[in-house]
Predicted 3D model of a 316-nucleotide RNA (Archaeal signal recognition particle RNA) from Thermofilum sp. ex4484_79. It is recorded under the gene name ffs. Rfam family: Archaeal signal recognition particle RNA. Rfam classes the family as a non-coding RNA gene. On this family, see Wild et al., Curr Opin Struct Biol 2002: "Towards the structure of the mammalian signal recognition particle". Rfam links the family to the GO terms SRP-dependent cotranslational protein targeting to membrane, signal sequence recognition and signal recognition particle, plasma membrane targeting.
RNA sequence: CAAGGGGGAAGCCCCGGGGGGCUGCCCCUACCCUGUAACCGCAAAUGGGGCUUAUGGCGGGGGGCGUUAACCUUGGGGGCGCCUGGUCCUCUUCACGAAACGGCCUAGAUGCUGGAAUGUUGAAUCUCAGUCCCGUGGGGCGUUCCGUGGUGCUAGGCUUCUCGGAGGAGGAGCCGAAGCACCGUUUAAGCCGAAGCGGGUUAGGCCCGGAAGGGAGCGGCCCUAAGGCUUACGGGGCGCGUUCACGGGGGUACUGGGAGGAGUUCCAGCAUCUAGGUACGUCGUGAAUGACAGGCCACCUCAAGGGAUGCCCUUG
Numbered sequence: 001c002a003a004g005g006g007g008g009a010a011g012c013c014c015c016g017g018g019g020g021g022c023u024g025c026c027c028c029u030a031c032c033c034u035g036u037a038a039c040c041g042c043a044a045a046u047g048g049g050g051c052u053u054a055u056g057g058c059g060g061g062g063g064g065c066g067u068u069a070a071c072c073u074u075g076g077g078g079g080c081g082c083c084u085g086g087u088c089c090u091c092u093u094c095a096c097g098a099a100a101c102g103g104c105c106u107a108g109a110u111g112c113u114g115g116a117a118u119g120u121u122g123a124a125u126c127u128c129a130g131u132c133c134c135g136u137g138g139g140g141c142g143u144u145c146c147g148u149g150g151u152g153c154u155a156g157g158c159u160u161c162u163c164g165g166a167g168g169a170g171g172a173g174c175c176g177a178a179g180c181a182c183c184g185u186u187u188a189a190g191c192c193g194a195a196g197c198g199g200g201u202u203a204g205g206c207c208c209g210g211a212a213g214g215g216a217g218c219g220g221c222c223c224u225a226a227g228g229c230u231u232a233c234g235g236g237g238c239g240c241g242u243u244c245a246c247g248g249g250g251g252u253a254c255u256g257g258g259a260g261g262a263g264u265u266c267c268a269g270c271a272u273c274u275a276g277g278u279a280c281g282u283c284g285u286g287a288a289u290g291a292c293a294g295g296c297c298a299c300c301u302c303a304a305g306g307g308a309u310g311c312c313c314u315u316g
Stems, first nucleotide, its partner, number of pairs: 001316006011065005016034004024051005039060004071306008081296004086292003092288006100282003103278016125259007132249008140240008149183005156175008188231005198223004206215003
């Protein structure tokens, strides 16, 4: 000096990387994504250390390699993730709009099919009448209100005249019953009622009187007026789960009569049509979580290249 081999060490490298953010700019912590067999401690968003020689700072530790298949750089491929107020509506999805077409739902009409029910003890249909409504008229029921005079006589009362010794007697006129008779009225019957100021009858007692006789009249008893109740009769008013007749109206349903002579009704399914709904599809618009495009990129892989000091052993 060269070749081969070895290795714990002097040499080199690794112990993460990226995005965003902050910043005049670079790195770092805090935030986010991602990886390794792989660090520890301290401080760090009012931030920590730096200056294009910026690709963290301080302290401590571990590992790899033997010039390399470790490490670094560049390029290619793959590829998780991220960014873009870039493009677009082709795919996916969302929102809004819209009932034009289709789909779906509901209802109706017609037809067909199936089933059920009913029908010659008579279907559909037509017609008449009734039930219903209005008007008119007449009944019924209930309730409520109103409701019969006249003539004559008499009891009695009032006015007045005459007579009488008193009580009284007689006449004329008027009023007149709740009493009586008769005649009417559609219009009676029964009961209650009870009067100081209604009537009748009036014990006792009282009054007039010579007597006879008469008078007023309390109590009691009887009968009534007014008035009330019930019933009957007549009339009026109001009402009604009432009834009849006539006229008119209405007409879904039901009932009855007549004509008619075989269908009718219901359910389900299908078809066509009509009407209404529904945003399921087509459609329009706008978008992004979408597509495309651009960029960055952990990580994997391929290729090329690159960098640094030597030590030990063997051989020549």